[in-house]
């Protein structure tokens, strides 16, 4: 230099193929129930610019596209 993958809550990921319901799950934090106390469990909450920017569209995590970063491959 080329060509592909991946990037979404602390932290693992799903959701993208076919745009559309209020963005989830598990785990970690907090609060409360339980216990003599802690753990376990059970219940709630708080946490997200969906990597950054632009563009398409009524509507974008999802489509296009420049840019960052990790990772493989060719060279």
């Nucleotide at each position: 230099g080329g060509g592909g993958g991946c990037g979404u809550a602390u932290g693992u990921c799903a959701g993208u193929a076919u745009g559309g319901u209020u963005a989830g799950a598990c785990u970690g934090c907090c609060a409360g129930c339980c216990u003599c106390g802690g753990g376990c469990g059970c219940u709630g909450g708080a946490g997200g610019u969906c990597g950054c920017g632009g563009g398409u569209u009524c509507a974008a995590a999802u489509c296009c596209u420049g840019c960052c970063g990790c990772c493989c491959c060719c060279a």

This is a predicted structure of a 75-nucleotide RNA (transfer RNA) from a Nitrososphaerales archaeon. Model confidence (mean pLDDT): 81 of 100. Its Rfam family is "tRNA".